[in-house]
C1' cells in the first nucleotide's frame, strides 16, 4: 500500500428490505418472616456522512476504528 472479516441497549450475541430481538445486568412489582431462587413488567442500541428504493441494520459509495493476511 493492496486483500478479507467486523462495527447492533452497560457485557456478550442473533437479524433472508417490511413489529429491532435473545442470553447477562439495571429497575419496579409479586412470592416469601426475610434473602436467594422463581414469576411479570418497564427503561435502555443499529459507528459517521452520502445514495437507491414506497420502505435500509440489511443494498451501493466515501471516512474513521478493531483484527487477520500479504508485501
Nucleotide at each position: 500500500u493492496g486483500g478479507g472479516g467486523g462495527a447492533u441497549g452497560g457485557a456478550g450475541a442473533a437479524g433472508u428490505a417490511g413489529u429491532a430481538u435473545c442470553u447477562c445486568g439495571g429497575g419496579a412489582g409479586g412470592c416469601u418472616c426475610a434473602u436467594a431462587a422463581c414469576c411479570u413488567c418497564c427503561a435502555g442500541a443499529c459507528g459517521c456522512g452520502g445514495g437507491u428504493g414506497c420502505a435500509a441494520g440489511u443494498c451501493c459509495u466515501g471516512c474513521u476504528c478493531c483484527c487477520c493476511c500479504a508485501a